[in-house]
Molecule: small-subunit ribosomal RNA
Organism: Nitrospirota bacterium
RNA sequence: AUACUCUUUGGAGAGUUUGAUCCUGGCUCAGAACGAACGCUGGCGGCGUGCCUAACACAUGCAAGUCGAGCGAGAAAGCUCCCUUCGGGGGGUUAGUAAAGCGGCGAAUGGGUGAGUAACACGUGAGCCAUCUAUCCUCGAGUUCGGGAUAACACGCCGAAAGGCAUGCUAAUACCGGAUAAUAUCCCCUGGGGCUUCCGGGGGAUCAAAGAAUGCCUCUGUUUCAAGCAUUCACUUGAGGCCGAGCUCGCGCGCCAUUAGCUUGUUGGUGAGGUAACGGCUCACCAAGGCUACGAUGGUUAACUGGUCUGAGAGGAUGAUCAGUCACACCGGAAUUGAGAUACGGUCCGGACUCCUACGGGAGGCAGCAGUGAGGAAUAUUGCGCAAUGGGCGAAAGCCUGACGCAGCAACGCCGCGUGGAGGAUGACGGCUUUCGGGUUGUAAACUCCUUUCGUGUGGAACGAAUCCCUGCGGGAUGAAUAAGCCCGCAGGCUGACGGUACCGCAAUAAGAAGCCCCGGCUAACUCUGUGCCAGCAGCCGCGGUAAUACAGAGGGGGCAAGCGUUGUUCGGAAUUAUUGGGCGUAAAGCGAAUGUAGGCGGCCGGAUAAGUCAGAGGUGAAAGCUCAUGGCUCAACCAUGGAAGUGCCUUUGAUACUGUCCGGCUUGAGUACGAGAGAGGAAAGUGGAAUUCCCAGUGUAGCGGUGAAAUGCGUAGAUAUUGGGAAGAACAUCGGUGGCGAAGGCGGCUUUCUGGCUCGUUACUGACGCUGAGAUUCGAAAGCCAGGGGAGCGAACGGGAUUAGAUACCCCGGUAGUCCUGGCCGUAAACGAUGAACACUAGGUGCAGGAGGUAUUGACCCCUUCUGUGCCAAAGCUAACGCAUUAAGUGUUCCGCCUGGGGAGUACGGUCGCAAGGCUGAAACUCAAAGGAAUUGACGGGGGCCCGCACAAGCGGUGGAGCAUGUGGUUUAAUUCGACGCAACGCGAAGAACCUUACCUGGGCUUGAACUGUGCAGGACAGGUCUUGGAAACUUGACCCUCCCUUCGGGGCUUGCAUAGAGGUGCUGCAUGGCUGUCGUCAGCUCGUGUCGUGAGAUGUUGGGUUAAGUCCCGCAACGAGCGCAACCCUUGUCUCUAGUUGCCAGCGCGUAAUGGCGGGAACUUUAGAGAGACUGCCGGUGACAAACCGGAGGAAGGUGGGGAUGACGUCAAGUCCUCAUGGCCCUUACGUCCAGGGCUACACACGUGCUACAAUGGCCGGUACAAUGGGUCGCCAACCCGCGAGGGGGAGCUAAUCCCAAAAAACCGGUCGUAGUUCGGAUUGGAGUCUGCAAUUCGACUCCAUGAAGCCGGAAUCGCUAGUAAUCGCGGAUCAGCACGCCGCGGUGAAUACGUUCUCGGGCCUUGUACACACCGCCCGUCACACCACGAAAGUUGUUUGUACCAGAAGUCGGUGAGCCAACCCGCAAGGGAGGCAGCCGCCCACGGUAUGAGCGAUGAUUGGGGUGAAGUCGUAACAAGGUAGCCGUAGGGGAACCUGCGGCUGGAUCACCUCCUUU
Repeated sequence: AUACUCUUUGGAGAGUUUGAUCCUGGCUCAGAACGAACGCUGGCGGCGUGCCUAACACAUGCAAGUCGAGCGAGAAAGCUCCCUUCGGGGGGUUAGUAAAGCGGCGAAUGGGUGAGUAACACGUGAGCCAUCUAUCCUCGAGUUCGGGAUAACACGCCGAAAGGCAUGCUAAUACCGGAUAAUAUCCCCUGGGGCUUCCGGGGGAUCAAAGAAUGCCUCUGUUUCAAGCAUUCACUUGAGGCCGAGCUCGCGCGCCAUUAGCUUGUUGGUGAGGUAACGGCUCACCAAGGCUACGAUGGUUAACUGGUCUGAGAGGAUGAUCAGUCACACCGGAAUUGAGAUACGGUCCGGACUCCUACGGGAGGCAGCAGUGAGGAAUAUUGCGCAAUGGGCGAAAGCCUGACGCAGCAACGCCGCGUGGAGGAUGACGGCUUUCGGGUUGUAAACUCCUUUCGUGUGGAACGAAUCCCUGCGGGAUGAAUAAGCCCGCAGGCUGACGGUACCGCAAUAAGAAGCCCCGGCUAACUCUGUGCCAGCAGCCGCGGUAAUACAGAGGGGGCAAGCGUUGUUCGGAAUUAUUGGGCGUAAAGCGAAUGUAGGCGGCCGGAUAAGUCAGAGGUGAAAGCUCAUGGCUCAACCAUGGAAGUGCCUUUGAUACUGUCCGGCUUGAGUACGAGAGAGGAAAGUGGAAUUCCCAGUGUAGCGGUGAAAUGCGUAGAUAUUGGGAAGAACAUCGGUGGCGAAGGCGGCUUUCUGGCUCGUUACUGACGCUGAGAUUCGAAAGCCAGGGGAGCGAACGGGAUUAGAUACCCCGGUAGUCCUGGCCGUAAACGAUGAACACUAGGUGCAGGAGGUAUUGACCCCUUCUGUGCCAAAGCUAACGCAUUAAGUGUUCCGCCUGGGGAGUACGGUCGCAAGGCUGAAACUCAAAGGAAUUGACGGGGGCCCGCACAAGCGGUGGAGCAUGUGGUUUAAUUCGACGCAACGCGAAGAACCUUACCUGGGCUUGAACUGUGCAGGACAGGUCUUGGAAACUUGACCCUCCCUUCGGGGCUUGCAUAGAGGUGCUGCAUGGCUGUCGUCAGCUCGUGUCGUGAGAUGUUGGGUUAAGUCCCGCAACGAGCGCAACCCUUGUCUCUAGUUGCCAGCGCGUAAUGGCGGGAACUUUAGAGAGACUGCCGGUGACAAACCGGAGGAAGGUGGGGAUGACGUCAAGUCCUCAUGGCCCUUACGUCCAGGGCUACACACGUGCUACAAUGGCCGGUACAAUGGGUCGCCAACCCGCGAGGGGGAGCUAAUCCCAAAAAACCGGUCGUAGUUCGGAUUGGAGUCUGCAAUUCGACUCCAUGAAGCCGGAAUCGCUAGUAAUCGCGGAUCAGCACGCCGCGGUGAAUACGUUCUCGGGCCUUGUACACACCGCCCGUCACACCACGAAAGUUGUUUGUACCAGAAGUCGGUGAGCCAACCCGCAAGGGAGGCAGCCGCCCACGGUAUGAGCGAUGAUUGGGGUGAAGUCGUAACAAGGUAGCCGUAGGGGAACCUGCGGCUGGAUCACCUCCUUU
């Protein structure tokens, strides 16, 4: 100086339930941390850290010694000297040393570990007037006189050893006795304060000691010198202190109540013993206490704390390293020594284990440091040093010290540094990719210049060192002293494991130094290839089934970096246990209800107190850590110094509003009295009528009953019906009502008795007496149980009849328990308002029930006010929404109960209650990523309403039966090519398969190919024509003829061969696609902008009232507008006008013919084809709302869209098509390409679809007569005429067409015949003979003639089309096409019937309702059974562990007793001996291990067994979701393969319709 004071540093979310939304709710992620481990990788340094598992077992070494200045004794080697008989001996030194012993101090510290312990163990704060404390410090007093032993040693004995014994010698600061002695200890007396315990005064008694070293000679004695003196150390005894320890108390400090009662030294007292000390600590006696829901006892887990991690905090988790405390030392017990231990490196005993052994006995304890084995995912060196710090001993030197200081190993953690820097574009090569242009890697590299940290080599070089000690000097106290020792100071000297250190130079060179994870979202970062629900990934959601940003690889990118990821654990996020900071109507959650104990909370005024509370002060809250400031290592990590903080505890002083306590009062909370009132409140006794059934009697006759329809059943032995009489039991119609009463369950005829509660009114009284309520107690529907009654009706079970695929059901006929009563159990329900109780406050409106009052009035009604109860609507507010709303789910207070994802499961085990059924309490393993609430949009309903359609109905005609045609399936085949499959595939692609087509099969050929484009090389015309070999042809062999154009003269065009790019593919994928098409549906719908409403998905608009073919239009309306659809505009047809008039037409005029517009002419008509007109609900009447519109009418060719066509909204069906075409990807490339011949697509037991022809007389046949339209025609239509029975042939006119031809229209009409029959119907099939097309008619064409003459006599179930020029019926034309039409597309002729109507079937539209559906009912979904796997329960038992009780037994050891054996010190004694004291031994108490018996708890395992869970495609049914097809659900009981069914009572969390009540609006 700073830190200090005041304000203050502090808080993020995301993914996942749904078609979408909001909410609830769980799961998961992003963060931080670690004594970590694993995978890949790894340059350096600093500072830290390192067996979390087996308190498992340990080889080896070390970890506690020291003192000769306490004591006795005391070597050897070596060196050296002397002697020597050369064998050796002696002396000195070694050395008072080593080793050992007696003795002292230390060994109780330090170091390790966390097994035990839930406890005064620990933490914190107090206390000891109830205590001890070696060494050390201070103060006082003393240190005297004696004695007897003993180890070492010597010798002998025993033993394998460990070790032991006997005898003999000896010393001490070892041991013992005496003396003296105090403020020590004990006893007696006594004073003062204090008050269970203390502090003094006096008297008496008792208790001690050890010497050693150095120096000196003044005194004493003396030869030096010590017995003297001095100093130091030691010793004894006190007092005080320090340090340490012991004990006591308050508070704090896990889990389990599926542990609720525990305790006999237990609780207390008296006395004694014991301890350093209080105390049942121990003992004797006495008393019967003590603890516990504020959790005793028991079980289980765990060393505790400062702190550490996390968190905004409050909290949560944790207790490595460091520090404090405790406990332990192989397991259990015990004492000894000592100041201190019940002693880690001591002793004794028991046990287990290991080792030695001569088998007789012995030895051992790494949870000290290293180290080994084992265990484990996993944790280091058998290092150096006492230089520093600290400790033990010593006077000291010093010795000891695995404490400690260092080093080693390990990226285990934190921190720091480096792996180069600057420039460098042709954006190199390579890689990857590509739309082939490029892009990217990328200034990245190369290259140029620069630097040299770290590392390497080399040289220098600290701090840590200060002491102690030695030497010298100076001073001080003591002393006789200048001595000695002691103390102080100064100077010099000595001492470094680390250490080849840090650090500083020098040298050389970019030289030696980058990986890991990730790239679908969360979450930063994208492409290619491979793979093909495989391999694999995954934290959650989820990826992968041929175009994978999700797997694997690669390129690129992102993140972090000497590390990066993964796994594990903790906190956070998680307000997901909610004190801060949640909830309980429907999501999980209010006990079924009340009474009430403990507890919690509690009205107004005053006083006292000061426990809570608040404030000040003091003590403490160790250090370290965190934090602030400053400083030291180059920085940082790390370290140092100082401060703050440590929210706590204790003491003390004060304040007194609030809470508490005590005292005094008050009346408003609560209660009592009095007067009135309403009521299915309860209990008991009695009593009434209606109905049902039964019995008796009468009348009466054949049915009754029952159902969707039936049957079982009853009835001629007389039912049902009806009349009269009787019996019995149960329930009480109407009144009756979102009316009343009750705490809830619940309560309903009437009367009486007893009885509980409530409301109103008015005064008086008590004076907080109150609220809630864990446990507890009582009540508690129905069903059920026990005993005894009763039993009419109803009716689980059961029997029968139906229904059905089945029907253990729904329906029907019977029917037992039961339902009823009395007594006793049970104790549960959707026991619901799914809403705990109490109090207060917060707009209204309107009903109902019971009271009271006001105004007015004679009175009542009306009106108004108020209290209580009970409903509805609605404001604020709340709510996720729905909704609630003075009867709160609003705003507050108090108390109780309950919830914390779904399933497993209200299950198991345990406990408890019950006669039982079962109730109450109530888990876990395992499994899923959801389960759920409310609301939204759709879709759906065997829900409702409205409406439409040839949808039904009313009709007409068909199909389904026959034969044939045609398509399909199936089968067959070498192939029968492929596609299309409900409507919306099946006379469909195919408007036409003999070859071709053709895609298929068999066989034969070709390989740059049959067709296309380019390049290179080599040629040349090629082509064409004529022959020729083989061949089925394709193809192939050979020969001959012929021999090009342009040119800038280079070449080009054209063409052949070879090669190379590439062709080709009707190969795959229509689920990769474009385009086109079908379908709902020509249905009336589908949307948007802005606004408004809603948290939101969404709604509104688009709903409503009318109307329409129509979301067509009108009106209304928080909507106002708009778009795509509808309609209209387009084509055609129906009427008219104008224009035009050939090939068409011919009225009038004329010519001509047997006849004909044949001709002249005409432009009127028909017609042709252009342009126009016309129809708009325009007009009238009516209805309607003064609308839109509808009905009727007029006029008109046509009337309400005139008829027909074209036209197809947003979308749906992964609808159809890769074989029309186009196209991504994949596949084939001497073949999946291409050419050719033949075959096949045409097969045939059969099944289906679509058609044709029929079955006949409304007809067939024969003859005659009449009337169309659309179209087509030159590789064509083809006339006349001739031939043929005919198909056709010959023939050739005309026509490129309103001209000519196809071309005859047919039904119809007239006449004739047939006469109901398998026919004069029908024409299949077959035989024969032909014609035509074509290269070709066998497989496999059409047609003709003759002959043949099948089935079939109108079609089962079922099913199709059609509403007017339609159906039906009749013929004609065209496309395709050489030929081939019963199909298809068109054309005209004739020409009907019926529609009451919307109940039903199908489809569709709108509104509404329910929903557990959203792949949307072809949905969802339940249970048994079968299979596989998983965890759990039960189980005859078996086994382990812990523990209780009773008893037996009892090692070592303390204590007590005894001690006839034995014993040096002291006493007596001359001695012998005796005494005192002690030892061994023995006895007793206690007691570890152990044993017996019997319980309890907890595990492990167990044949078998039980349910549960999970599992792409198993079986049986269909329970639930819609009215789910019998509404569902709850409780209970019975039954059943199963979901379930049935009875009784309850609930709405039931749809629909009707009624009642209430509310809202007018």